[in-house]
Context: one part of a larger RNA
Molecule: small-subunit ribosomal RNA, central domain
Organism: uncultured prokaryote
RNA sequence: CUGGGUUUAAAGGGUGCGUAGGCGGAUAAAUAAGUCAGAGGUGAAAGCUUUCCGCUUAACGGGAUAAUUGCCUUUGAUACUGUUUAUCUUGAAUUAUGUUGAGGUUAGCGGAAUGUGACAUGUAGCGGUGAAAUGCAUAGAUAUGUCAUAGAACACCAAUUGCGAAGGCAGCUGGCUAGACCUUAAUUGACGCUGAGGCACGAAAGCGUGGGGAGCGAACAGGAUUAGAUACCCUGGUAGUCCACGCCCUAAACGAUUCUUACUUGACGUGUGGUUGAAUUACUGCGCGUCCAAGGGAAACCAUUAAGUAAGCCACCUGGGGAGUACGUUCGCAAGAAUGAAACUC
Numbered sequence: 001c002u003g004g005g006u007u008u009a010a011a012g013g014g015u016g017c018g019u020a021g022g023c024g025g026a027u028a029a030a031u032a033a034g035u036c037a038g039a040g041g042u043g044a045a046a047g048c049u050u051u052c053c054g055c056u057u058a059a060c061g062g063g064a065u066a067a068u069u070g071c072c073u074u075u076g077a078u079a080c081u082g083u084u085u086a087u088c089u090u091g092a093a094u095u096a097u098g099u100u101g102a103g104g105u106u107a108g109c110g111g112a113a114u115g116u117g118a119c120a121u122g123u124a125g126c127g128g129u130g131a132a133a134u135g136c137a138u139a140g141a142u143a144u145g146u147c148a149u150a151g152a153a154c155a156c157c158a159a160u161u162g163c164g165a166a167g168g169c170a171g172c173u174g175g176c177u178a179g180a181c182c183u184u185a186a187u188u189g190a191c192g193c194u195g196a197g198g199c200a201c202g203a204a205a206g207c208g209u210g211g212g213g214a215g216c217g218a219a220c221a222g223g224a225u226u227a228g229a230u231a232c233c234c235u236g237g238u239a240g241u242c243c244a245c246g247c248c249c250u251a252a253a254c255g256a257u258u259c260u261u262a263c264u265u266g267a268c269g270u271g272u273g274g275u276u277g278a279a280u281u282a283c284u285g286c287g288c289g290u291c292c293a294a295g296g297g298a299a300a301c302c303a304u305u306a307a308g309u310a311a312g313c314c315a316c317c318u319g320g321g322g323a324g325u326a327c328g329u330u331c332g333c334a335a336g337a338a339u340g341a342a343a344c345u346c
Base pairs, nucleotide, nucleotide: 004317005316006315007300008299012314014201015200016199017198021194022193023192025088026087027086028085029084030083031082033081034080035077036076037075038074039073040072041071042070050064051063052062053061054060091191092188093187094186095185096183098181099180103177104176105175106174107173108172109171110154114150115149116148117147118146119145120144121143125136126135162169163168206247207246208245209244210243211242215241216240220236221235222234223233259312260311261310262309263308266291267290268289269288270287271286272285273284274283275282295302296301319346320345321344328339329338330337331336
């Protein structure tokens, strides 16, 4: 390389947009580049294949044949692919009428809880635990009430729910904004699929500058526990968690399952449209789930949301350790990330 694979054995890129490339719907005509057929030239010799012959045999040698799967020229064929021209509507898209949703972003508002401050009532404990202690408290705590203030998160509704490409998204209202779906017509006329590089987005933690800081809380301190206890438990508590701007770019970034298209037995539930309508109705789309058939699978299981049957493109895998390490390079303020071996060893 071929062949074989990628839910769990090694293996799907974290996700999208998209360049080159690869692949690509229907009809007709032209062409004849690919393709197919015929002819000619060439494809040195030796060797190899087959066969015959010569050394007593063989090795060896000689003759002939085959092969040399290729290239060039030329004459034809035209189904398929390509190219060109003309057309089509079913793929794709646009317009129109509607609908749904925690989709995004920005501004304002709300109540509960918590902390703090002030005042009032009130007196000896509070808090915490398996039990305690550290801690707080007669300088009046805890508890209760009123007022003020601060920051963060939004109980119930709430669901096997919904939306989003993924990460993710949940109090209420407004502004701006993106998508999806249904319906019926119209419009464009293959405009499509995938996508190496590239670009953009990307939880948490972390980093830079400036704010903010209630609760929680790495580090740290103290109290316990224990043989010890650099822990689990308790009392405190800094960074952080929050906001703005700029970085970082990784996760069991998981459905451990790339994207697109077509086909393949049914049942039930549910979200959201449409048609029907007496109905707890029936039908028809698009989603989210559960269970089963054919089929698949090593099995677990998957099964119209496939891991079935096929096609197209990309990514990735090739024994374990060494190692996601070393070196080099690129990126980064750093932390580090990306790319990514070998010796050796079993």